Predicted 3D model of a 492-nucleotide part of an RNA (small-subunit ribosomal RNA, 5' domain) from a soil metagenome.
Model confidence (mean pLDDT): 84 of 100.
The full RNA is in RNAcentral, with records from SILVA.

[in-house]
Context: one part of a larger RNA
RNA sequence: GAACGAACGCUGGCGGCGUGCCUAACACAUGCAAGUCGCGCGCGAAUGGAGCAAUCCUAGUAGAGCGGCGAACGGGUGCGUAACACGUGGGUAAUCUGCCUGAGAGCCCGGAAUAACCUGCCGAAAGGCAAGCUAAUACCGGAUAAGCUCACGAGGUCCUCGGACCUCGAGAGAAAAGGUGGCCUCUGUACACAAGCUACCGCUUUCAGAUGAGCCCGCGGCCCAUCAGCUUGUUGGCGGGGUAAUGGCCCACCAAGGCUACGACGGGUAGCUGGUCUGAGAGGACGAUCAGCCACACUGGAACUGAGACACGGUCCAGACUCCUACGGGAGGCAGCAGUGGGGAAUUUUGCGCAAUGGGCGAAAGCCUGACGCAGCAACGCCGCGUGUGUGAUGAAGGCUAACAUCCAGCAGCUUGACGGUACCGGGAGAAGAAGCACCGGCUAACUCUGUGCCAGCAGCCGCGGUAAUACAGAGGGUGCAAGCGUUGUUC
Numbered sequence: 001g002a003a004c005g006a007a008c009g010c011u012g013g014c015g016g017c018g019u020g021c022c023u024a025a026c027a028c029a030u031g032c033a034a035g036u037c038g039c040g041c042g043c044g045a046a047u048g049g050a051g052c053a054a055u056c057c058u059a060g061u062a063g064a065g066c067g068g069c070g071a072a073c074g075g076g077u078g079c080g081u082a083a084c085a086c087g088u089g090g091g092u093a094a095u096c097u098g099c100c101u102g103a104g105a106g107c108c109c110g111g112a113a114u115a116a117c118c119u120g121c122c123g124a125a126a127g128g129c130a131a132g133c134u135a136a137u138a139c140c141g142g143a144u145a146a147g148c149u150c151a152c153g154a155g156g157u158c159c160u161c162g163g164a165c166c167u168c169g170a171g172a173g174a175a176a177a178g179g180u181g182g183c184c185u186c187u188g189u190a191c192a193c194a195a196g197c198u199a200c201c202g203c204u205u206u207c208a209g210a211u212g213a214g215c216c217c218g219c220g221g222c223c224c225a226u227c228a229g230c231u232u233g234u235u236g237g238c239g240g241g242g243u244a245a246u247g248g249c250c251c252a253c254c255a256a257g258g259c260u261a262c263g264a265c266g267g268g269u270a271g272c273u274g275g276u277c278u279g280a281g282a283g284g285a286c287g288a289u290c291a292g293c294c295a296c297a298c299u300g301g302a303a304c305u306g307a308g309a310c311a312c313g314g315u316c317c318a319g320a321c322u323c324c325u326a327c328g329g330g331a332g333g334c335a336g337c338a339g340u341g342g343g344g345a346a347u348u349u350u351g352c353g354c355a356a357u358g359g360g361c362g363a364a365a366g367c368c369u370g371a372c373g374c375a376g377c378a379a380c381g382c383c384g385c386g387u388g389u390g391u392g393a394u395g396a397a398g399g400c401u402a403a404c405a406u407c408c409a410g411c412a413g414c415u416u417g418a419c420g421g422u423a424c425c426g427g428g429a430g431a432a433g434a435a436g437c438a439c440c441g442g443c444u445a446a447c448u449c450u451g452u453g454c455c456a457g458c459a460g461c462c463g464c465g466g467u468a469a470u471a472c473a474g475a476g477g478g479u480g481c482a483a484g485c486g487u488u489g490u491u492c
Base pairs, nucleotide, nucleotide: 001492002491003490004489006488007487008486009485010484013385014384015383016382017381018380019378020377021343026341027340028339030338031337032336035069036068037067040066041065043063048057049056050055076296077295078294086220087219088218089217090216091215092214095213096212100209101208102207103206104205105204106203108142109141110140111139117132119130120129121128122127148173149172150171152169153168154167155166156165157164158163178201179200180199181198182197183196187194188193189192222268223267224266229259230258231257234256235255236254237253239251240250241249271293272292273291274290275286276285277284278283298319299318300317301316302315321332322331323330324329349375351374352373353372357371358369359368360367361366436481437480438479439478440477441462442461443460447476448475449474450473451472457464458463
């Protein structure tokens, strides 16, 4: 000098765009943050109204339940991790991939339950038990198999020599579900409908793609040698288990190996990267915001469901803590958005909206969305403006037309804005509302007076002060920056 997620002191007018718990991954009151589908299915109120009443309307609505998809995304944090975690380049002939796209084939016949519901019972509650009824795109059995899987045989192509792919033969095995709208050409009843036809949405199976993911490998990026030896599932093999898949991943047996001064092992520290800051560069330091990857979700462990999790707002077990209790037993997890206490030098509103972008579900209308879009607070940062101006210019001669506006031509169904009556525009009033901070001995731009008298004090370094102090304190004056100015901390 530059920089900052800064803090502190004094001061403080406006706007735009950003940024805002760096500390206790400390504990959390309250509200919200993941639902949706009636075009999968069965059930089905109340209230209010009408009526003398039966009953009807509200309404097959609200609602809960079964079922499907989503909840594995999005959002947060940086604990752990020195590791194939990350970056980069490869491999997978060792793999999977819901929804989506292209193509092929199919969707036939049956069955048994169960929730909701009703009845009874237990419990303070959370919740649960028994009996009975019922549906499905829920569950189960059978048929069929273009192709698929398994083992066998024949042939071919390729190969990393392990194997991969293709064709043919015969054998064994595994599928499915319907819904909505329309129609009467075929079939059936012979009216108009559906078991028929058709459109769309679905379902099963196969191949391919796309996307996403798993696993493996080369190389790269911290400190300590005052850490020098480490290792028994350890290193390899055979066989098996397990997985979508390779593999000591796991197991039985066999062998005795494997790593290491090119730093093993141990200890400390740390999420990694694109990047950010600085610097002429080389380099050094850092990894807030934004983006990619990873890890975690009170602490530890485990699996279930599923295409995908070992699952932040799921389940189970154990632990600590908090809460409820009728003492028998239960409930909870803000490192989501706000917010509270605490810690701290220090970091915001318990706001508005789904109008936009994006996401989930749905045929759609739409519903949900603290993602997101906005607003609020904070000089925290960057940028712009203002805090008065004029008293010569209220702009000659001559020239120009970018934007805005207007006109012409083309395009055009209608509607929808949280921000917000905001930005912007016009009119009116009144100099009306707006300047500070640091410094002035040298470095270093800026000087005198008074007070004080090695006192009180200053100080980044050198150093000032003991009676004329440009160095302390005040004042006048001046210098530098300016809605900021200084100080402190940290990095280069």